[in-house]
Source information:
A computed fold for a 114-nucleotide RNA from Mucilaginibacter sp. SG564, annotated as SAM riboswitch aptamer (S box leader). The prediction has a mean pLDDT of 79. It was read from a public genome assembly, where an Rfam model found it.
């Protein structure tokens, strides 16, 4: 770089330090930002994908295992504006147009594989 498998209409939305103009991946919108962007660090917070941890079902003659739920949150990450911010490509609904639905596409995390 690229495969697979799951998720994305909740949630946090925050200090402090360095810095010093971009930022929301891309294109079009709309937007955030010197009342300080982006990156770095430090503390804080959501979150429960992975480990591990307690429970309780399942399964059994028992236990262990292995699956499922729950609680929790120690460890790995992850994330902390706005549905992935919205759109785009097909379908459906609609005379059209707008509006809605529903699915791709593409992005992201994680977890696995090479």
């Nucleotide at each position: 770089u690229a495969c697979u498998u799951a998720u994305c209409c909740a949630g946090a939305u925050a200090a402090g330090a360095c810095g010093g103009a971009g930022g929301g991946a891309a294109a079009g919108g709309c937007c955030c930002c010197a009342u300080g962007a982006a990156g770095u660090c430090u503390u804080g917070g959501c979150a429960a994908c992975c480990u591990g941890u307690a429970c309780a079902a399942c399964u059994c003659u028992u236990u262990a295992u292995a699956u499922u739920g729950u609680a929790a949150a120690a460890g790995g990450u992850g994330c902390u504006a706005a549905u992935u911010c919205c759109u785009g490509c097909u379908c459906c609904u609609g005379u059209a147009a707008a509006g809605g639905g529903a699915g791709a596409a593409a992005g992201a995390u994680a977890a696995g594989a090479u």